[in-house]
RNA sequence: GCUGGUGUAGCUCAGUCGGUAGAGCAAGCGAUUUGUAAUCGCUAGGUCGUCGGUUCGAUUCCGUCCACCAGCU
Numbered sequence: 001g002c003u004g005g006u007g008u009a010g011c012u013c014a015g016u017c018g019g020u021a022g023a024g025c026a027a028g029c030g031a032u033u034u035g036u037a038a039u040c041g042c043u044a045g046g047u048c049g050u051c052g053g054u055u056c057g058a059u060u061c062c063g064u065c066c067a068c069c070a071g072c073u
Stems, first nucleotide, its partner, number of pairs: 001072007010025004019056001027043005049065001051063003
């Protein structure tokens, strides 16, 4: 330098023939217990990497850039 992949909650990851985003763990609160752990219930937490484009509407389609990973030279 070229090619491909990944980027979504604090962490690990779902979610795509475009229609107002979820799970597990972690966190907070409560129940249970003499107490802790475990278990159960509830709550909060996201400008879906950046900037643009298409569209009535974009996490999803297109372009660009950034970060990381892999391959080739």

A computed fold for a 73-nucleotide RNA from an Acidobacteriota bacterium, annotated as transfer RNA.
Rfam family: tRNA. Gene Ontology term of the family: triplet codon-amino acid adaptor activity. From the family's description: Transfer RNA (tRNA) molecules are approximately 80 nucleotides in length.
Model confidence (mean pLDDT): 82 of 100.
The sequence is in RNAcentral, with records from ENA.